[in-house]
A computed fold for a 73-nucleotide RNA from Niastella sp., annotated as transfer RNA. Model confidence (mean pLDDT): 81 of 100. NCBI's taxonomy places the organism under Bacteria, Chitinophagia, Chitinophagales, Chitinophagaceae, Niastella. Its Rfam family is "tRNA". Its family is annotated with triplet codon-amino acid adaptor activity in the Gene Ontology. By type it is a transfer RNA.
RNA sequence: UGGCUCGUAGCUCAAUGGUAAGAGCAUCUGCCUUAUACGCAGCAGGCUACCGGUCCAAGUCCGGUCGGGCCAA
Numbered sequence: 001u002g003g004c005u006c007g008u009a010g011c012u013c014a015a016u017g018g019u020a021a022g023a024g025c026a027u028c029u030g031c032c033u034u035a036u037a038c039g040c041a042g043c044a045g046g047c048u049a050c051c052g053g054u055c056c057a058a059g060u061c062c063g064g065u066c067g068g069g070c071c072a073a
Base pairs, nucleotide, nucleotide: 001072002071003070004069005068006067007066010025011024012023013022018056028042029041030040031039049065050064051063052062053061
């Protein structure tokens, strides 16, 4: 320098372009316990890396930028 691929909750990951973006774990609250742990129940937590474009509608498609990984030079 070029090519491919990835970027979504604190972490690991889902989500055919389609109407409020979900799950598990973790945190927090309650129950349970003498107490903690385990277990059970529940809440909260997202402008989907950033900037634009296409579309009635974009996490998803297209372009650019940034960052991670792999390959080539």